[in-house]
Context: one part of a larger RNA
RNA sequence: ACGAACGCUGGCGGCGCGCUUAACACAUGCAAGUCGAGCGAGAACCGGGCCUUCGGGCCCGGGGACAGCGGCGAACGGGUGAGUAACACGUGGGCAACCUGCCCUCGGCACCGGGAUAGCCCGGGGAAACCCGGAUUAAUACCGGACGGUCUCCGGAGCCUGCGGGCGCCGGAGAAAAGGUGGCUUCGGCUUCCGGCCGAGGAAGGGCCCGCGGCGGAUUAGCUCGUUGGUGGGGUAACGGCCUACCAAGGCGAUGAUCCGUAGCUGGUCUGAGAGGACGAUCAGCCACACUGGGACUGAGACACGGCCCAGACUCCUACGGGAGGCAGCAGUGGGGAAUCUUGCGCAAUGGGCGAAAGCCUGACGCAGCGACGCCGCGUGCGGGAAGAAGGCCUUCGGGUUGUAAACCGCUUUCAGGAGGGACGAAGCUCCUCGGGUGAACAGCCCAGAGGGUGACGGUACCUUCAGAAGAAGCCCCGGCUAACUACGUGCCAGCAGCCGCGGUAAUACGUAGGGGGCAAGCGUUGUCC
Numbered sequence: 001a002c003g004a005a006c007g008c009u010g011g012c013g014g015c016g017c018g019c020u021u022a023a024c025a026c027a028u029g030c031a032a033g034u035c036g037a038g039c040g041a042g043a044a045c046c047g048g049g050c051c052u053u054c055g056g057g058c059c060c061g062g063g064g065a066c067a068g069c070g071g072c073g074a075a076c077g078g079g080u081g082a083g084u085a086a087c088a089c090g091u092g093g094g095c096a097a098c099c100u101g102c103c104c105u106c107g108g109c110a111c112c113g114g115g116a117u118a119g120c121c122c123g124g125g126g127a128a129a130c131c132c133g134g135a136u137u138a139a140u141a142c143c144g145g146a147c148g149g150u151c152u153c154c155g156g157a158g159c160c161u162g163c164g165g166g167c168g169c170c171g172g173a174g175a176a177a178a179g180g181u182g183g184c185u186u187c188g189g190c191u192u193c194c195g196g197c198c199g200a201g202g203a204a205g206g207g208c209c210c211g212c213g214g215c216g217g218a219u220u221a222g223c224u225c226g227u228u229g230g231u232g233g234g235g236u237a238a239c240g241g242c243c244u245a246c247c248a249a250g251g252c253g254a255u256g257a258u259c260c261g262u263a264g265c266u267g268g269u270c271u272g273a274g275a276g277g278a279c280g281a282u283c284a285g286c287c288a289c290a291c292u293g294g295g296a297c298u299g300a301g302a303c304a305c306g307g308c309c310c311a312g313a314c315u316c317c318u319a320c321g322g323g324a325g326g327c328a329g330c331a332g333u334g335g336g337g338a339a340u341c342u343u344g345c346g347c348a349a350u351g352g353g354c355g356a357a358a359g360c361c362u363g364a365c366g367c368a369g370c371g372a373c374g375c376c377g378c379g380u381g382c383g384g385g386a387a388g389a390a391g392g393c394c395u396u397c398g399g400g401u402u403g404u405a406a407a408c409c410g411c412u413u414u415c416a417g418g419a420g421g422g423a424c425g426a427a428g429c430u431c432c433u434c435g436g437g438u439g440a441a442c443a444g445c446c447c448a449g450a451g452g453g454u455g456a457c458g459g460u461a462c463c464u465u466c467a468g469a470a471g472a473a474g475c476c477c478c479g480g481c482u483a484a485c486u487a488c489g490u491g492c493c494a495g496c497a498g499c500c501g502c503g504g505u506a507a508u509a510c511g512u513a514g515g516g517g518g519c520a521a522g523c524g525u526u527g528u529c530c
Stems, first nucleotide, its partner, number of pairs: 001528002004526005011378006017371002019336001024334003028331003033072003038069002045062007079289003089213007098206003103202007111145004121134005151174006158167003179194002182191003215261003222252003227249008264286004268279004291312005314325004342368001344367003350364001351362004381411004391402004415471001417466005425457001428454003432451003435447004474519005479500003485514005495502002
């Protein structure tokens, strides 16, 4: 010094921290959705109409649940440290060898068409999970064509060049959502906002490569065949033996290869005067992993914790044919262990996803709960009070000591308790109502001036007030090291002990008591590091 544990003890608050062991297995709930201003359909319910066998049925309008198509997100955020001695990390560089959705800036474009499909309906199979067939339908879903560029590829000649490449010209092949919304409309269309496509740049993020740096063992001395290099080809966003065929026979190693063991790395943390040593909890950056192993799909981005497929182990359901699952997310359970928390509240704030917005979702987060686990602060009273009560202990029996300690007198009231008031966090956001600006406009858009609404924590912090010293002290030690001594008991017994060592009849070392010393809501012990 500690993410501690154990023993005894325990008043309050603030701020932190809390499975270091079994990357053991998990009941239950929640943790990733959102958009109706992309699309079709549409239950309950309400209104109207018609029919009625009086049960109800049908149609129109409103209404919008559950589901579906489509878009974006789900690759972030959150967890864990198993693996990894490696370009994994740190640091400094390189890519003329690369990618980049959403965001910002600039330029240009948005023309004409087509066929499907889910859902709904009908039928069928199955115990279920779910699956199959038929009919019908929409789109910002899908497909074709046109125009076409500074974009990509190919061919041609030209200029520059650091010889890697860069720049402009000509000729051939590759895109779009005419979408949505509000307003106006002479119904032709125009326009606001949001979106779409192409190209160039930015911002931010990522991929790859390299120099250097950071562990133990030589009782591990040789290692290597895609191995080392080349050529052709493939693959990737991209270089590359990344992959493949052929050719050559190389490559690494005592400056420690290979093998074995251990280990996530760093900013940092602890210690120390420093040099150094040890460590890598919380917080932050990077990496790796998601029951175990393998694989790809989708996508700007994954080889994807709460996606898919295969295999394996395990658990569960089953009609035995077949299916379902993955807490190293937040809580919580069993187990392991010396040992580590609530199956809480809220999206009010911050941040994230979606949305034009209102808003919805968010176990991220903000809070609360439990734990003296740590640090810090506060309190358990203050003053007076006897040559000094009683009791205890010791005694040379005179007395000494506990000890101003108590009683008693006076005073105060922090904290806890009772009562009353009561936030900041919302500068923000805003359905809404006024107001102002622009406009032809009581559309839209802008301003945010006024009013209203919006707080989990929480009736909490804080303030005022009431009562009364009232509710609040322990733990370890007293032989030397080391601060603090006597009595009794015990008699090498019982016991103590960090080292030296104590105990065998007067033990300051064991046990108890009185007294004393140290620290204090803690004190000791154990473990580990300096």
Molecule: small-subunit ribosomal RNA, 5' domain
Organism: uncultured bacterium